[in-house]
RNA sequence: CGCUCAUCCAGAGGGGCAGAGGGAACGGCCCGUUGAAGCCCCGGCAACCGGCGUCAGCCUGUCAUCUCGAUCCCGCGAGGUAGCUGACGAUCACGGUGCCAAUUCCGGCCCGCGCCAGUGGGACAGAUGAGGA
Numbered sequence: 001c002g003c004u005c006a007u008c009c010a011g012a013g014g015g016g017c018a019g020a021g022g023g024a025a026c027g028g029c030c031c032g033u034u035g036a037a038g039c040c041c042c043g044g045c046a047a048c049c050g051g052c053g054u055c056a057g058c059c060u061g062u063c064a065u066c067u068c069g070a071u072c073c074c075g076c077g078a079g080g081u082a083g084c085u086g087a088c089g090a091u092c093a094c095g096g097u098g099c100c101a102a103u104u105c106c107g108g109c110c111c112g113c114g115c116c117a118g119u120g121g122g123a124c125a126g127a128u129g130a131g132g133a
Stems, first nucleotide, its partner, number of pairs: 003131006013042005021031003026107003043100003048096003052089007064081006104125001109122005
């Protein structure tokens, strides 16, 4: 860079450096010298992943371990712990990300409703996370 899945109308900002842009692109409409982007510090939000807890399933292998049983011997049989998988949960927030103007700021393309203005849904695109190659 491209692929798959989930989510995107909730939430959460101060300081320092810097000095003109920023809101992905386009059209709007906004934000910005009462200080944009970027970098740093501190703080916060959230709960995607890990971690934690409960429950369920598996338990191949014996090259995880324990108990009981069987056997001439041998993981041979059953079960527990550990482990793995899944579901659920927290007034979990320890770790990995992410985020902290405006619904992803709104729109375009398709469909529905509406006389219009508009409104509802979907798609595309994008963002973030997790996974795969």

Description:
This is a predicted structure of a 133-nucleotide RNA (SAM riboswitch aptamer (S box leader)) from Qaidamihabitans albus. Its Rfam family is "SAM riboswitch aptamer (S box leader)". Rfam's curators write: The SAM riboswitch is found upstream of a number of genes which code for proteins involved in methionine or cysteine biosynthesis in Gram-positive bacteria. The prediction has a mean pLDDT of 81.